About this RNA: Predicted 3D model of a 73-nucleotide RNA (transfer RNA) from a Parcubacteria group bacterium. Its mean pLDDT, the model's own confidence on a scale to 100, is 81. It was read from a public genome assembly. It matches the Rfam family "tRNA". By type it is a transfer RNA. From the family's description: Transfer RNA (tRNA) molecules are approximately 80 nucleotides in length. Taxonomically the source falls in Bacteria candidate phyla (Bacteria).

RNA sequence: GGGCCGUUGGCGCAGUUGGUAGCGCGUUUGCAUGGCAUGCAAAAGGUCACCGGUUCAAAUCCGGUACGGUCCA
Numbered sequence: 001g002g003g004c005c006g007u008u009g010g011c012g013c014a015g016u017u018g019g020u021a022g023c024g025c026g027u028u029u030g031c032a033u034g035g036c037a038u039g040c041a042a043a044a045g046g047u048c049a050c051c052g053g054u055u056c057a058a059a060u061c062c063g064g065u066a067c068g069g070u071c072c073a
Stems, first nucleotide, its partner, number of pairs: 001072007010025004019056001027043006049065005
């Protein structure tokens, strides 16, 4: 330098054919217990890496950039 893959709450990951973004763990609150562990219920937390384009509408499609992984030189 080139090819391919990845980037989505604090962490690990889903998200099919474009239509208001979910799961597990964690956190907070409540209930149960004398208390802890644990269980149950609820809540908070994401401008979907960044910039632009297409579209009525983009996490999703297209171009560029950045970072990480991998292969080639």